The RNA shown here (transfer RNA) has 75 nucleotides and comes from a Bacteroidia bacterium. It matches the Rfam family "tRNA". Rfam links the family to the GO term triplet codon-amino acid adaptor activity. Model confidence (mean pLDDT): 82 of 100.
[in-house]
RNA sequence: CGGGGUGUAGCGAAGCCAGGUUAUCGCGCUACGUUCGGGACGUAGAGACCGGCAGUUCGAAUCUGCCCACCCCGA
Numbered sequence: 001c002g003g004g005g006u007g008u009a010g011c012g013a014a015g016c017c018a019g020g021u022u023a024u025c026g027c028g029c030u031a032c033g034u035u036c037g038g039g040a041c042g043u044a045g046a047g048a049c050c051g052g053c054a055g056u057u058c059g060a061a062u063c064u065g066c067c068c069a070c071c072c073c074g075a
Stems, first nucleotide, its partner, number of pairs: 001074007010027004020058001029045005051067005
């Protein structure tokens, strides 16, 4: 320098191909119940506007362009 892949709650993933209810699941976290207490279990809840900027569209995590970080391959 060229090509490819990944980037979504504290952590790990799904959702993207084929745009449509202000985004789903597990672990973790908080409160309550249970317990002498803890753990486990049960109930409820908080937490991400989807790496950044722009474009297309009535509407973008999803499509397009550029950029950033990490990983792989080639030169």